[in-house]
RNA sequence: GCGCCGGUGGUCUAGUGGUAUGAUCCUGGCCUUCCAAGCCAGUGGCCCGGGUUCGAAUCCCGGCCGGCGCA
Numbered sequence: 001g002c003g004c005c006g007g008u009g010g011u012c013u014a015g016u017g018g019u020a021u022g023a024u025c026c027u028g029g030c031c032u033u034c035c036a037a038g039c040c041a042g043u044g045g046c047c048c049g050g051g052u053u054c055g056a057a058u059c060c061c062g063g064c065c066g067g068c069g070c071a
Stems, first nucleotide, its partner, number of pairs: 001070007010024003018054001026042005047063005
């Protein structure tokens, strides 16, 4: 330099153009003599810019970062 794959809350993760999913962490409550466990509720997220579209996490182009391969 070229090609392929990936980037989603603090962490891990699902996602088919139409309300962004689940786990975990955190906060509050219930329960318990207390703690843990369990149950309920809540906060918090689509790497960046542009394009297509009524509508983009999703499709297209460029960039950045990470991984793998080729040279």

Transfer RNA from a Nanobdellati archaeon, 71 nucleotides, folded computationally.
It matches the Rfam family "tRNA". The family's RNA type in Rfam is transfer RNA.
Model confidence (mean pLDDT): 82 of 100.